[in-house]
Molecule: transfer RNA
Organism: Chlamydiota bacterium
RNA sequence: GCUGGAGUAGCUCAACUGGUAGAGCAUCCGAUUUGUAAUCGGACGGUUGAGGGUUCAAGUCCUUUCUCCAGCA
Numbered sequence: 001g002c003u004g005g006a007g008u009a010g011c012u013c014a015a016c017u018g019g020u021a022g023a024g025c026a027u028c029c030g031a032u033u034u035g036u037a038a039u040c041g042g043a044c045g046g047u048u049g050a051g052g053g054u055u056c057a058a059g060u061c062c063u064u065u066c067u068c069c070a071g072c073a
Stems, first nucleotide, its partner, number of pairs: 001072007010025004019056001027043005049065005
């Protein structure tokens, strides 16, 4: 330099060909317990890496760019 893949909550990952952004863990609150842990219930937490475009509507399609991984040279 070229090709491909990844980037979404604090972390690990979903979102089935464009149609309300979710789960588990973590954190906080409550229940249970003499107390802790475990278990159960609930809550909090997101400009989907960044900019632009298409569309009534974009995590998803197009484009530019940044970071990381793999391969080729």